Predicted 3D model of a 749-nucleotide part of an RNA (large-subunit ribosomal RNA, domain II) from a Minisyncoccota bacterium. Taxonomically the source falls in Minisyncoccota (Bacteria, Bacillati). Its mean pLDDT, the model's own confidence on a scale to 100, is 80. The RNAcentral record of the full RNA draws on ENA.
Context: one part of a larger RNA
RNA sequence: CCCAACGAGUUUACUUAUACUGCACUUUAAGUUCCAUUGGAACGAAUGGGUAGGGAAACCGAGUGUUAAUAGCGCGUUUAAGAACUUUCACAUACAUGCUUUAGGGCGUGUGUGUGAAAAUUCUUUAUGCAGUCUAGGUAAGACCCGAAGCCAGGCGAGCUAACCAUGACCAGGGUGAAGCGCUUCGAAAGAAGCGUGGAGGCCCGAACCGAUUGGUCGAUCAAUGCCACCGGAUGAGUUGUGGUUGGAAGUGAAAAGCUUAUCGAGCUUGGUAAUAGCUGGUUCUCCCCGAAAUGUCUUUAGGGACAGCGGUAUGGAGUAAUGAAGGGGGUAGAGCACUGAAUGGUGGGCCGCGCCCUCACGGGUAGGCUUACCAAACAAACUCCGAAUACCUUCAUGAAAUCUAUGCCAGUGAGUACGCGAGGGCGAAGCUUCGUGUACGCAAGGGAAACAGCCCAGAUCACAAAUUAAGGUCCCAAAAUCUACGCUAAGUGAAAAGGAAGUAUUUUGCCUUAGACAGGUAGGAGGUUGGCUUAGAAGCAGCCAUCCUUUAAAAAGUGCGUAAUAGCUUACUACUCGAUUCCCCUUCGGGGGCGAGGCAAGAUGCGCCGAAAAUGUAUAGGGGCUAAGCGUGGUACCGAAAUUGUGGGUUCGGUGAUUUAGUUCACCGAGCGGUAGGGGAGCAUUUCCAUCGGCUGUGAAGGUGCGCUGUGAAGCGUGCUGGAGCGAUGGGAAGGGAGAAUGUUGGG
Numbered sequence: 001c002c003c004a005a006c007g008a009g010u011u012u013a014c015u016u017a018u019a020c021u022g023c024a025c026u027u028u029a030a031g032u033u034c035c036a037u038u039g040g041a042a043c044g045a046a047u048g049g050g051u052a053g054g055g056a057a058a059c060c061g062a063g064u065g066u067u068a069a070u071a072g073c074g075c076g077u078u079u080a081a082g083a084a085c086u087u088u089c090a091c092a093u094a095c096a097u098g099c100u101u102u103a104g105g106g107c108g109u110g111u112g113u114g115u116g117a118a119a120a121u122u123c124u125u126u127a128u129g130c131a132g133u134c135u136a137g138g139u140a141a142g143a144c145c146c147g148a149a150g151c152c153a154g155g156c157g158a159g160c161u162a163a164c165c166a167u168g169a170c171c172a173g174g175g176u177g178a179a180g181c182g183c184u185u186c187g188a189a190a191g192a193a194g195c196g197u198g199g200a201g202g203c204c205c206g207a208a209c210c211g212a213u214u215g216g217u218c219g220a221u222c223a224a225u226g227c228c229a230c231c232g233g234a235u236g237a238g239u240u241g242u243g244g245u246u247g248g249a250a251g252u253g254a255a256a257a258g259c260u261u262a263u264c265g266a267g268c269u270u271g272g273u274a275a276u277a278g279c280u281g282g283u284u285c286u287c288c289c290c291g292a293a294a295u296g297u298c299u300u301u302a303g304g305g306a307c308a309g310c311g312g313u314a315u316g317g318a319g320u321a322a323u324g325a326a327g328g329g330g331g332u333a334g335a336g337c338a339c340u341g342a343a344u345g346g347u348g349g350g351c352c353g354c355g356c357c358c359u360c361a362c363g364g365g366u367a368g369g370c371u372u373a374c375c376a377a378a379c380a381a382a383c384u385c386c387g388a389a390u391a392c393c394u395u396c397a398u399g400a401a402a403u404c405u406a407u408g409c410c411a412g413u414g415a416g417u418a419c420g421c422g423a424g425g426g427c428g429a430a431g432c433u434u435c436g437u438g439u440a441c442g443c444a445a446g447g448g449a450a451a452c453a454g455c456c457c458a459g460a461u462c463a464c465a466a467a468u469u470a471a472g473g474u475c476c477c478a479a480a481a482u483c484u485a486c487g488c489u490a491a492g493u494g495a496a497a498a499g500g501a502a503g504u505a506u507u508u509u510g511c512c513u514u515a516g517a518c519a520g521g522u523a524g525g526a527g528g529u530u531g532g533c534u535u536a537g538a539a540g541c542a543g544c545c546a547u548c549c550u551u552u553a554a555a556a557a558g559u560g561c562g563u564a565a566u567a568g569c570u571u572a573c574u575a576c577u578c579g580a581u582u583c584c585c586c587u588u589c590g591g592g593g594g595c596g597a598g599g600c601a602a603g604a605u606g607c608g609c610c611g612a613a614a615a616u617g618u619a620u621a622g623g624g625g626c627u628a629a630g631c632g633u634g635g636u637a638c639c640g641a642a643a644u645u646g647u648g649g650g651u652u653c654g655g656u657g658a659u660u661u662a663g664u665u666c667a668c669c670g671a672g673c674g675g676u677a678g679g680g681g682a683g684c685a686u687u688u689c690c691a692u693c694g695g696c697u698g699u700g701a702a703g704g705u706g707c708g709c710u711g712u713g714a715a716g717c718g719u720g721c722u723g724g725a726g727c728g729a730u731g732g733g734a735a736g737g738g739a740g741a742a743u744g745u746u747g748g749g
Stems, first nucleotide, its partner, number of pairs: 001749006011141007019133006025049002031043005053060002063075004080125005086119015144282002147279001151272006162246009171236001173205003176201001180197007209233003214229004248264001250260003285683006295308005309413002311410008320402001322398007334386001335384002340380002344376009355366004416441010446457003461649004466645003472639003475624003481636001483635006494626001499610002503607010520577005526550003531545003556571001560569002583594004650673009684738001686735008695727002703722008
């Protein structure tokens, strides 16, 4: 990793709601009796629920509480009503008729009408209570399943290791040479020195032994700590054998929270125990309908909750949503400067005015400062003399489910993200962050953007080898124009900034031009004068001031280079040379006029150029490649999606018409049928039980394995082979009731 089997919302009690059933008041508990087999039936109304509420309560009561209140307000004041039809009865009355002794009387019968009562049936509206059952929630329990680290209690451990006790054992070899002692010498002595002897030491070197410094190796290891080399101690606080003692909040510890059997900031084991887990993971068949949220407030709260919001469902209600019209309030965008505030320039006035200038040391002027008035042009989220569009509110009209609302029950959500627009924070940074508003994704497939949740187009009920379009495209990859008209680009531009540039196209303004422009060529470019000052020098050309006059066709008291300063070169400026006239009109052929042509300068617009350096390989058109197959403005075709249309089928809801015991079935019409969390509806399969089928089965059950058919599907039916003894259908009941995931469990490969 694969396969098979197992593997997760259960049970009890109480409770809420929907549905169904029973009763009309309802219900039994213990217990008793009977039948009996776990069990069942009957009795049993004691009790519980309900029939009245309000109040914290006393208490009062169809009311009560609050309160001074009899005001107001809160919570309450239920258990039924109506209609139709049939039958019967009673009474009244009209008509017909029978009997009759009282006859305008009495007793009857029949029919019709009216009134009343009762009963039954049907229909409509509206309920209430109790009990039982299913289903969905809630509460208490292990409570959908698996999962801690841990806490407590009782035991088991010192064969590892720590320390200690008792008793044993071990330490090659070499070196150093303490005290003491002896002798000699010196000394009066104390003693000193020398030479021997001697053999001390947590002494030295170094094996065994004990250890473990550094490096290497190994690192799925030879080894759950090894191996190689080097290294520390090695007569000592040394090493070691055997036996023993000390234990879990306890021991032992030359102290590292070390060690206490590969386990230690509290051992191991069993129990409490299914500890707890606002956390992670997993949670098993099908089809149909609807369909979210990532927000607000509060939270020892922030990845959890409560209430609200948004979803579903049931039962009710509503002219609801939306659009249009009319009527409203506002102080946003914009605008403005009338207020508040801030800021600039000018003019005038007032006050000051150290500085600077003048001055008779009174003062005057000036730069400047403050203030004020006016003028001009502007600024503001916390300014407003003004002031929209939208939005919001009300009314009316259209508008029939596209919408809102009430109540009950069931949720999920309470991490959002991108994009457009309006704002705050930030740097008018961020695939940034916080709000508002809309869309999409989330929960959305299809087409386009090469690829690409959030962009553009467009919302998939199913089928079709049908059609039309959207966005986007039409040389080839690759469906459709090598389409049409006019321009632009030369950069392979066709993705990038500030900035730079006789790129190129179009365009605007001013000026010069055959009285000769612009560029080029030739020549000149002078005199006062080396202007004055400054300076070592300052001669056009360091710097400051001034910037005149003359001769001239023209020539600066000098544009740049240059010199120590001169010199020299050059420029401005001038003359000459050179030569930009085609077309049209007029012509007295001399020429004149016009449109233009040439040149200089400054702009504007379109498209290009430089700016432009990155890491595997072109690599920012998707590629080939393209001079259009690029860019701009028009036009006409075509392609292009699950959009739209066509044909046929399914299904939900609504309507109509039939039909039916019954939303039971059928037909037609209309509107729908993407979907996560989630809600609702309808079903399939498995095991087992009850009833029925006088079911199937050795003429072959279940199971296995192929094939065919049916159903939207879960699945079902038939049949071949295998198998060799049980199994089903229909109507119901009950669940150990469906696996692909849980680092799932067990077995196998």